[in-house]
Molecule: Glycine riboswitch aptamer
Organism: uncultured Alphaproteobacteria bacterium
RNA sequence: UAGGACUCUGGAGAGAGAGUGCCGCAGCACUCCACCGAAGAGGUACCCGGCGGAAACCGGUCAUCUUUCAGGUACAUGGACAGAGGGGGC
Numbered sequence: 001u002a003g004g005a006c007u008c009u010g011g012a013g014a015g016a017g018a019g020u021g022c023c024g025c026a027g028c029a030c031u032c033c034a035c036c037g038a039a040g041a042g043g044u045a046c047c048c049g050g051c052g053g054a055a056a057c058c059g060g061u062c063a064u065c066u067u068u069c070a071g072g073u074a075c076a077u078g079g080a081c082a083g084a085g086g087g088g089g090c
Base pairs, nucleotide, nucleotide: 006085007084008083009082010081015033017032018031019030020029021028022027034073035072036071040069041067042066043065047060048059049058050057
């Protein structure tokens, strides 16, 4: 010096779904259907390496792309990412 951690702030998307039980419920659990992507997770390019004359093949390798396992679909919580963050006085 940079990065990380930490603190504060901002922060989208999608059924307040149906059934059953407890039950006052927009609560909890299970089941079913429909959805979301910006926790996490899986996959993937250029490129690099191996082998080879080459192609192919194998391995490594980004994501906000993609898949939705997980998570989520009133509020709250969570939330990728972003901004700020030495002290004192007026």